Context: one part of a larger RNA
RNA sequence: GGCGUGUGGUGAAUGCCUUGGGACAUUGAGCCGAAGAAGGACGUGCCAGACUGCGAUAUGCCUCGACAAGUUGUCAAGAAACGUUAUAGUCGGGGAUUUCCGAAUGGGGAAACCUUCCUGAGCGAACCUCAGGAACCCUCGUGUUUACAUGAGGGUGGGAAGCCGGUGAAUUGAAACAUCUAAGUAGCCGGACGAAAAGAAACUAAACUAAGUAUUCCGUAAGUAGUGGCGAGCGAAAGCGGAACAGCCUAAACCUCCCGGUUUACCGGGGGGGGUUGCAGGACCUUUUGUAGCGAUCUCACUUGUAUAGAAAAACUGUAUGGAAAGGCAGACCAUAGAGGGUAAUAGUCCCGUAUUUGAAAUACAAAGAGAUUGCGUAAGGAUUCCUAAGUACCACGGAACACGAAUAAUUCUGUGGGAAUCCGCCGGGACCAUCCGGUAAGGCUAAAUACUCAAUGUCACCGAUAGUGAACGAGUACCGUGAGGGAAAGGUGAAAAGAACCCCGAAAGGGGAGUGAAAUAGAAACUGAAACCACAUGCCU
Numbered sequence: 001g002g003c004g005u006g007u008g009g010u011g012a013a014u015g016c017c018u019u020g021g022g023a024c025a026u027u028g029a030g031c032c033g034a035a036g037a038a039g040g041a042c043g044u045g046c047c048a049g050a051c052u053g054c055g056a057u058a059u060g061c062c063u064c065g066a067c068a069a070g071u072u073g074u075c076a077a078g079a080a081a082c083g084u085u086a087u088a089g090u091c092g093g094g095g096a097u098u099u100c101c102g103a104a105u106g107g108g109g110a111a112a113c114c115u116u117c118c119u120g121a122g123c124g125a126a127c128c129u130c131a132g133g134a135a136c137c138c139u140c141g142u143g144u145u146u147a148c149a150u151g152a153g154g155g156u157g158g159g160a161a162g163c164c165g166g167u168g169a170a171u172u173g174a175a176a177c178a179u180c181u182a183a184g185u186a187g188c189c190g191g192a193c194g195a196a197a198a199g200a201a202a203c204u205a206a207a208c209u210a211a212g213u214a215u216u217c218c219g220u221a222a223g224u225a226g227u228g229g230c231g232a233g234c235g236a237a238a239g240c241g242g243a244a245c246a247g248c249c250u251a252a253a254c255c256u257c258c259c260g261g262u263u264u265a266c267c268g269g270g271g272g273g274g275g276u277u278g279c280a281g282g283a284c285c286u287u288u289u290g291u292a293g294c295g296a297u298c299u300c301a302c303u304u305g306u307a308u309a310g311a312a313a314a315a316c317u318g319u320a321u322g323g324a325a326a327g328g329c330a331g332a333c334c335a336u337a338g339a340g341g342g343u344a345a346u347a348g349u350c351c352c353g354u355a356u357u358u359g360a361a362a363u364a365c366a367a368a369g370a371g372a373u374u375g376c377g378u379a380a381g382g383a384u385u386c387c388u389a390a391g392u393a394c395c396a397c398g399g400a401a402c403a404c405g406a407a408u409a410a411u412u413c414u415g416u417g418g419g420a421a422u423c424c425g426c427c428g429g430g431a432c433c434a435u436c437c438g439g440u441a442a443g444g445c446u447a448a449a450u451a452c453u454c455a456a457u458g459u460c461a462c463c464g465a466u467a468g469u470g471a472a473c474g475a476g477u478a479c480c481g482u483g484a485g486g487g488a489a490a491g492g493u494g495a496a497a498a499g500a501a502c503c504c505c506g507a508a509a510g511g512g513g514a515g516u517g518a519a520a521u522a523g524a525a526a527c528u529g530a531a532a533c534c535a536c537a538u539g540c541c542u
Base pairs, nucleotide, nucleotide: 001541002540003539004538005537006536007535008534009533015527016492017491020463021462022460023459024458025457026456027455028454029453030452031158032157039101040100041099042055043054044053046078049075050074051073061095062094063093064092065091066090067089070082071081072080106115107114108113116134117133118132119131120130121129122128135156136155137154138153139152140151141150142149143148162193163191164190165189166188167187173180177229203212204211216243217242218241219240220239226234227233247445248444249443250389254273255272256271257270258269259268260267261266278423280388281387282386283385284382285381286380287379293376294375295374296373297372298371299370300369303367304366305365306364307363308362310358311357312356316331317330318329319328332349333348334338340352341351342350394418395417396416397415398414399413400412401411404430425440426439427438428437429436479486480485502513503512504511505510
């Protein structure tokens, strides 16, 4: 020096554990905000700091219920107090307070700061303090008024995902690339809701005989029909089977009232009645039925249920081992309770619970009941005068959406231009025409089935600290970046601190005794404690 072995050190793998995560299901809930939100700043305790809570009434105040022998949140002990049968405290319902910033709204501003005016109050003229008011936009009312003044009401901002609308890429694929694709996706903007959107046929089908019946969602039809540098790709619908089901209101004709104009016989505006459809219907004229039912809103009382605190809740002892019994052995018991967790090891019967039964002063929601108000609502005949949504339908050109890329291209939307008909009308049935059939556009509303998230509960051939959330821990923290933004590491003594009195060495750190403990090679740098690496000891070889 090498190889091996042993004992230690270092180191953190591994094992075991779980306070934290993940997914799914069920049930419930689904907006907050000028009555100042979301989110913050700064304060607030006996005590310096951090977290949590709260707001100058500040780890809290009042009240109503439930529980209650303990309590003053956590790290985290101490000090000083409060309370013990109900004003301690805890939990829940309701209320009060709620600095400053923030839409932030008197003005300003480099957020959490500076500052003006008006009214009132404080002995109140001034200063000062306190309370209230003073933003902009929209609508309506008043004043002669789109602009001014004044009053009332509303809006402004935030929100994870879901929804609707506007705008709208590129990477990529086509094995290159331009039409095409990615994709109407991502992004940006606007808007609304607890869902949104859609929705009661100018529908779908069928093809010469007479079908279906709003919308939405799921399955199928079907990777079919189609579309496509007929490449890559894109890709229906009817029908059928289910979920859920619900239908309505205007405009117009006509009647009437009011206002204005006025050419008064007319025109315009507003209110009321009327009326709402396709086998056309309505107005108009004539006759006729019905008062019962259904819906909505409000009020009332008393119920019921649910949610937001809770309450009661059975049954085991002995023995040996052990530090400790819940495991072993022995003999019992309860069970509508043998879910689960804890307790010094594996507990139905020790503790918390669990099955089951039960509970609300207050608030919210739901259901049923009574009353009031209001809305809807019959049938027949006649006549053929009037009405039935116009710069609309449609056409041309240019685009877009439709599974459909201009194609034989219907259908839907519309930038430009043209521009109807009026029920003997008009639209559709995939160019177009005829016939036939279906429907009645150019106004509006509409629950449920559907999407998403949060909370509670439950479950898991989900993870177990390099995993599972980025985050099991003072984590969106520390730290990085001018900023947008990026973004960690970090769990485990022991059953219990019983956390090592006292002595010795040392300046201390640290160590040696002693003591605790089952164990201290469990000693706070701590469970287990692999390997690399280091030291010491030793065997063999050189």
Large-subunit ribosomal RNA, domain I from a Pseudomonadota bacterium, 542 nucleotides, folded computationally. RNAcentral holds the full RNA, with entries from ENA. Rfam family: Bacterial large subunit ribosomal RNA. Its mean pLDDT, the model's own confidence on a scale to 100, is 81. The source organism's lineage runs through Bacteria, Pseudomonadati and Pseudomonadota.